Source information:
The RNA shown here (Bacterial large signal recognition particle RNA) has 266 nucleotides and comes from an Oscillospiraceae bacterium. The gene name in the source record is ffs.
[in-house]
RNA sequence: CCGCGCUAACCGGGGAGUCAGCGGUGCCCUGUAAUCCGCAAUCCGCUAUAGCGGAGGUGAAUUCCGCCCCGAGGGGGCGUGCUGUGCCGUCUGCCCCGCAUAAGCGGCGUUGAAGGGCCGGUCUUGCGCAACAUACGCUCGUGAACCAAGUCAGGCGGGGAACCGAGCAGCUUUCAGCGAUGUCGUAUGUGUGCCGCGAGGGUGCCGGUUUGGAGCCAAACUGUUCGGGUAACGGGCAUAUCGCGUUUUCGGAGGGCGGUGCGCGG
Numbered sequence: 001c002c003g004c005g006c007u008a009a010c011c012g013g014g015g016a017g018u019c020a021g022c023g024g025u026g027c028c029c030u031g032u033a034a035u036c037c038g039c040a041a042u043c044c045g046c047u048a049u050a051g052c053g054g055a056g057g058u059g060a061a062u063u064c065c066g067c068c069c070c071g072a073g074g075g076g077g078c079g080u081g082c083u084g085u086g087c088c089g090u091c092u093g094c095c096c097c098g099c100a101u102a103a104g105c106g107g108c109g110u111u112g113a114a115g116g117g118c119c120g121g122u123c124u125u126g127c128g129c130a131a132c133a134u135a136c137g138c139u140c141g142u143g144a145a146c147c148a149a150g151u152c153a154g155g156c157g158g159g160g161a162a163c164c165g166a167g168c169a170g171c172u173u174u175c176a177g178c179g180a181u182g183u184c185g186u187a188u189g190u191g192u193g194c195c196g197c198g199a200g201g202g203u204g205c206c207g208g209u210u211u212g213g214a215g216c217c218a219a220a221c222u223g224u225u226c227g228g229g230u231a232a233c234g235g236g237c238a239u240a241u242c243g244c245g246u247u248u249u250c251g252g253a254g255g256g257c258g259g260u261g262c263g264c265g266g
Stems, first nucleotide, its partner, number of pairs: 001266006009058003012030004020047005035055005064259006073250009083240006091234001092231001093233001095229004100224002103222002106217003115211008123200006129193002131190007139180004148173004156165003
């Protein structure tokens, strides 16, 4: 070095998850020319030599073992963005309500503001006047079969007569009563009065006058302060999914380097 027969080993690997941990079943990624059966998610089998049981194949190397490079893919952390959800109003920015202020806006004011003094009005009370209402009077009208008055035709009574008496109707007048008018008088009253006189009271309001010499008034809107409300929007914090960036970890396939036993024969 070659041939034959064996043995170790291999017949897929990795990530997340689960688990005290390891491996598997299930999920995901990746690879192959390259096994099969049974078991198993409130699960199955094991214990650092970490699937078990059974059948079969390859076999010391392109296939096994170790290290390195590259890197599909997965996981973790941090930052950031969109969206959703929750919390916060001592985050009050937006919005709403209220109190205040008076810078803006507006009005009055040197033809004189605020403030001060005086007078008057407004207020109370008494009296008067007026107005109105009512009653009475007054005036006018009407008003009595008899029981009112005057005059009383006719008629009646008395008388010898003169004449006397009573008296109906009519006419005139009037009582009580009824009505009209309101010019007038008296009394009483009043949700009356641009009315007059006196007294009182007050400084609130109004008017006038005087002093004074520059402010005064209002608060609709804008501005500002304070208090309250709301939480949609804005802001802050937290959290979830997703995207982006960065960092870290594991890492298939591929590539490179190195390593790997026994027996017999030539």